This is a predicted structure of a 1445-nucleotide RNA (small-subunit ribosomal RNA) from an uncultured bacterium.
[in-house]
RNA sequence: GCUAGCGAGAGGCCUAACACAUGCAAGUCGAGGGGUAACAGGGGAGCUUGCUCCCGCUGACGACCGGCGGAUGGGUGAGUAACGCGUAUGCAACCUACCUUUAACAGUGGGAUAGCUCCCUGAAAGGGGAAUUAACACCGCAUAAGACCACGUUGUCACCUGACAGGGUGGUAAAAUAUUUAUAGGUUAAAGAUGGGCAUGCGUGACAUUAGCUUGUUGGUGAGGUAACGGCUCACCAAGGCAACGAUGUCUAGGGGUUCUGAGAGGAAGGUCCCCCACACUGGUACUGAGACACGGACCAGACUCCUACGGGAGGCAGCAGUGAGGAAUAUUGGUCAAUGGACGCAAGUCUGAACCAGCCAUCUCGCGUGCAGGAUGACUGCCCUACGGGUUGUAAACUGCUUUUUUACGAGAAGAAACUUAUCUACGAGUAGAUAAUUGACAGUAUCGUAUGAAUAAGGAUCGGCUAACUCCGUGCCAGCAGCCGCGGUAAUACGGAGGAUCCAAGCGUUAUCCGGAUUUAUUGGGUUUAAAGGGUACGUAGGCGGACUCAUAAGUCAGUGGUGAAAUUCUGCAGCUUAACUGUAGCAUUGCCAUUGAUACUGUUUGUCUUGAGUAUAGUUGAGGUAGGCGGAAUGUAGUGUGUAGCGGUGAAAUGCAUAGAUAUACUACGGAACACCGAUUGCGAAGGCAGCUUACUAAACUAUUACUGACGCUGAGGUACGAAAGCGUGGGGAGCAAACAGGAUUAGAUACCCUGGUAGUCCACGCCGUAAACUAUGAUUACUAGUUGUUUGCGAUAUAUUGUAAGCGACUGCGCGAAAGCAUUAAGUAAUCCACCUGGGGAGUACGUUGGCGACAAUGAAACUCAAAGGAAUUUGACGGGGGGCCUGCACAAGCGGAGGAACAUGUGGUUUAAUUCCAUGAUACGCGAGGAACCUUACCUGGGCUUAAAUGGGGAGUGACAGGCUUGGAAACAGGCUCUUCUUCGGACACUCUUCAAGGUGCUGCAUGGUUGUCGUCAGCUCGUGCCGUGAGGUGUCGGGUUAAGUCCCAUAACGAGCGCAACCCCUAUCGAUAGUUACCAGCACGUAAUGGUGGGGACUCUAUUGAGACUGCCGGUGUAAACCGUGAGGAAGGUGGGGAUGACGUCAAAUCAGCACGGCCCUUACGUCCAGGGCUACACACGUGUUACAAUGGCCGGUACAAAGGGCAGCUACUUCGCGAGAAGAUGCGAAUCCCAAAAACCGGUCUCAGUUCGGAUCGAAGUCUGCAACCCGACUUCGUGAAGCUGGAUUCGCUAGUAAUCGCGCAUCAGCCAUGGCGCGGUGAAUACGUUCCCGGGCCUUGUACACACCGCCCGUCAAGCCAUGGAAGCCGAGGGUACCUGAAGCAUGUAACCGUUAAGGAGCGUGCUAGGGUAAAAUUGGUGACUGGGGCUAAGUC
Repeated sequence: GCUAGCGAGAGGCCUAACACAUGCAAGUCGAGGGGUAACAGGGGAGCUUGCUCCCGCUGACGACCGGCGGAUGGGUGAGUAACGCGUAUGCAACCUACCUUUAACAGUGGGAUAGCUCCCUGAAAGGGGAAUUAACACCGCAUAAGACCACGUUGUCACCUGACAGGGUGGUAAAAUAUUUAUAGGUUAAAGAUGGGCAUGCGUGACAUUAGCUUGUUGGUGAGGUAACGGCUCACCAAGGCAACGAUGUCUAGGGGUUCUGAGAGGAAGGUCCCCCACACUGGUACUGAGACACGGACCAGACUCCUACGGGAGGCAGCAGUGAGGAAUAUUGGUCAAUGGACGCAAGUCUGAACCAGCCAUCUCGCGUGCAGGAUGACUGCCCUACGGGUUGUAAACUGCUUUUUUACGAGAAGAAACUUAUCUACGAGUAGAUAAUUGACAGUAUCGUAUGAAUAAGGAUCGGCUAACUCCGUGCCAGCAGCCGCGGUAAUACGGAGGAUCCAAGCGUUAUCCGGAUUUAUUGGGUUUAAAGGGUACGUAGGCGGACUCAUAAGUCAGUGGUGAAAUUCUGCAGCUUAACUGUAGCAUUGCCAUUGAUACUGUUUGUCUUGAGUAUAGUUGAGGUAGGCGGAAUGUAGUGUGUAGCGGUGAAAUGCAUAGAUAUACUACGGAACACCGAUUGCGAAGGCAGCUUACUAAACUAUUACUGACGCUGAGGUACGAAAGCGUGGGGAGCAAACAGGAUUAGAUACCCUGGUAGUCCACGCCGUAAACUAUGAUUACUAGUUGUUUGCGAUAUAUUGUAAGCGACUGCGCGAAAGCAUUAAGUAAUCCACCUGGGGAGUACGUUGGCGACAAUGAAACUCAAAGGAAUUUGACGGGGGGCCUGCACAAGCGGAGGAACAUGUGGUUUAAUUCCAUGAUACGCGAGGAACCUUACCUGGGCUUAAAUGGGGAGUGACAGGCUUGGAAACAGGCUCUUCUUCGGACACUCUUCAAGGUGCUGCAUGGUUGUCGUCAGCUCGUGCCGUGAGGUGUCGGGUUAAGUCCCAUAACGAGCGCAACCCCUAUCGAUAGUUACCAGCACGUAAUGGUGGGGACUCUAUUGAGACUGCCGGUGUAAACCGUGAGGAAGGUGGGGAUGACGUCAAAUCAGCACGGCCCUUACGUCCAGGGCUACACACGUGUUACAAUGGCCGGUACAAAGGGCAGCUACUUCGCGAGAAGAUGCGAAUCCCAAAAACCGGUCUCAGUUCGGAUCGAAGUCUGCAACCCGACUUCGUGAAGCUGGAUUCGCUAGUAAUCGCGCAUCAGCCAUGGCGCGGUGAAUACGUUCCCGGGCCUUGUACACACCGCCCGUCAAGCCAUGGAAGCCGAGGGUACCUGAAGCAUGUAACCGUUAAGGAGCGUGCUAGGGUAAAAUUGGUGACUGGGGCUAAGUC
């Protein structure tokens, strides 16, 4: 939040210890007393006969004196970190009313006072005065066994003090009465019981960014005080006491039994119930009392509230109800003393918001119900689907039978009650005990029982992507929303909202908050520290921790037994009571603890004595850049001087700045100065680390070896502490050659506060003093022991056959076991163990802030939080991808070598852009742009404008109707269409056909190619991509597929933890090159024959070419060489062809969410008198511009004219057209052949000849004018072609870029598809002519394999850093400002207590008042400290959208 039937048992202000209206919560006793205000009874009086007055006479009793009780019960948790609590002890240092037991006693007096009465005063609360009175109120005297005090004494016990018992002397203090004469009460003393007080051991929070605290403080002596010990208080004396085992300070908090959780160890909590403590508006104080420093008592101060006549007064719900406030939130101003308990009382009884009950609240726990059985046409509806049918809701419903808990109605109806008391009786001597009877119920006419009625009165909530049980549809479209974590939502959402269904719980269900668990994620049980967070920079060493062998003693730790305690309740177990259960009762276990005692003695501790192996010493050697101080040396750089010498030097990728004719650089000699020490030199050596390098001297430290002489555990580690500690930096004083921060100049660059160059100051060097940090690294703390080896080396000692080899201490490499997340470590451990220290606990914020300490400073050390993220990080590669500032190998027209182009011009065409009513849509790096389109004048056409239609333009089915419809004519119109006229079926009678109407299906080039199928492009015709089994790896994965060769090839060979296999490669297919065989028509024609002007024209032929079917051939097959082989080389042979002969088809796993919903198909969505459809016209052809692809050119290797040749592949009847005629021509008119190896379309470059002569031309042909031809319904927008005329740009094209390796490029024409025609210069094919070049793989680009690196995996178009700008958030500093709590000093100081005291009271006295002193709550003042809030401005930090550099 939604929902709600009942009962039982529990619980119920967690916040404001905030404030409280009203009522109640502590009274009782007349058997203590004086009494009589109210009530009742009785008596009397007055009379108005039902009222008034009188009498304490009786029951009783207001107020008052007195006794007991108001210190219990009940509430709350503010304070308190404490002997407060818990536990265990002690009191030889104590008290205890009422109760119990025992002993003794109670004699005799006295004076007051409240009340009552009267008076005064005040608003009230109250106060004052006078007179009078009682007691079990108060006071005196007497008595004193015992008690107490003082002084002696004896015995026993104990021992830090003393205790107990006995006895002696002296001193002090008692009492109350009542009445029914039997009790009750009183006093003193002793004891018990109960309750309390005090002391002590141990246990009981956080913070060290709180390290020192303390003066009554610590102790002593004496005194005072207390029930009692005690610095509790005071005087004096001493200077102690506490603290790193955490004092002091700050913050937080009642404690325990117990409760929740957990396997336990632990962690969290302390509500109800029980025990203890503390508090009672806040603070202080005492009085009374057995007991209080007192919740419902007093006094004072303060705050607040109320009354007031303004002068003064009153109050304290943290008792029960209740109110306001606060808050997410917590109940009735109820009933009764019937029971239990308490106070008083002899008792009756009174009082009791303790208690028992009831009321409210699903707050919790438990129980019950809302029905049960049958019932399948698996009904209807709903929902879903693969939808003519199924599934599900669902035996669910209807219907039939049964039951009645519960509800309702009526009736009956408890237990809880036993006492006290009263009456009677019994026992015995009173008085007690017992019996009988009577009396007492708030809850409650409740629980419970019976009868009747009838399924009747009773089900919801959450969830359904995974975790986590449960799935579909619709809506929505990164919107609305969900979400505990991961995450979901951008048009097909099991995650949003709704629905259907399902799941889980159920009178509840969800949400939220909190605690424990899981979390071995603070690790005692039970973690870690090379690289993930984490070893201190190193050593010495204090405290502490730990510690070799044997022995003796002890018994502290340890172990065992016993005793006490560990309250009850709770938990657990058994039994029992409520119908069951929860709940309750009863018995038991348990309470893991503490104390005491007895014993054991292995281990630890302590003690005694000893030992030598740990450690150290001694002696003899050895080693080394170990340290400190001094001296010496040579090379080199630089500078200075002198000489020689001349024009450059220097520097760089290239330069310049710079130096140099005033003589540089170079060279020779001399001199000076500072710093560093080449070679040796090494995986070397030394040192604790930092670090240490020329030679030598002095001083000094260490390690190792050998000997085994001495000491006898003297050891290890080490919090704090101390010392050392690279470089840079700082201070003082020197020194300064080279180098060189800063700085200057020159370059580079978009810039260049850099890299490079020329200079150059601090500094580097020395002495002294600071700093104290480093990737101070072996990223590996120290010490000890144990555990396989191989190999090198340093320094000793030894044995030897002088080859070698043993041993000790180091320094390295490699490989095992083991360990490790892996990399790796591996006797120099990161292995196996032990001891001690240091450190870690997600990333960022941050090694930052504040505080503190050190430092001259720079800084260092210590070291957080808010906030924010869901990760950050390690190892490994694993697979890929990438690498320009990786490598190796290989390859491709990739470069190079060449040939020809594009980019400049004009035009064609496509695209962008712009324009437009529309310029329909798609394609956009390579992989869009002469692409879809293999042909937009209408149509196409999807676009625009306008006009029409609505079952529609087409097709099918059903129903009804008609005999039409169509056609023809005609009117309107741009047409579609609309109107009119005319004409008007067949039939076997079943119907067919056609149309109209109606109905069911439509239609959409509308959207989504990121929902899809199919198809396609690209990497790429690149050589790759995988699988089975095995093996390796914790795993992802690897191996195979790598390696050595070879190839065009993952082609093949060899090797091999792999062996095989698949898809690719190759081959199989087609064309082509050679030759056969077969077959010859329309093709062919050698020979024969005929014929022609001529022609295979004809007969014929099957030879050739050719056609079209089938074969052969080529396989590194042969030879030589190289090679293990595969294979390669050879101008080899042979051959038409030679190493894939050339070309095509063929495109692995996959990549690009590549392209296409407009070819087609298809899910979903959208439109339905329109986004459908018909028609006319327009548009897709626009035009400042930009790009792509082409064509034609710029000319002489050419143009023009004339002549002469040679193809292939195709097409052809609405066609190709020979031929003839006409036209300059496009064409036209005739006419013939051919549905084709037959006929036709039908060649050009080339070649031959002529001309032009380098010009904007006889180049080039755009543009424009005129006239035509053809197609077509129609050439205006908008066709092609022809002729004549016109004759633009353009003279070979910038950066850059494209194609091509041979019959290729280049060049020349021909054909075809589409098509009425054609904007075709495009596309697809065909043949003709026919080159140049390739040294080679350094570089550019693409690709393949191997390897390497990676913080990338959306994969480098990746990832990612910092400033700046904007917004938000938390936080530090800050002139100050505002608080809070605590302490200190001083002043003041109420009540109260203590104390002092002449005047007053008390006739005296005791005593009191008053006055003074001390202490003290509170108040005031002052200066500091702590802590919080706020603050202009300011510092950084974090998070945010696709901002900027």

The coordinates come from a structure-prediction model, not an experiment, and the mean pLDDT is 80. Its Rfam family is "Bacterial small subunit ribosomal RNA". The RNAcentral record of the sequence draws on ENA, Greengenes and SILVA.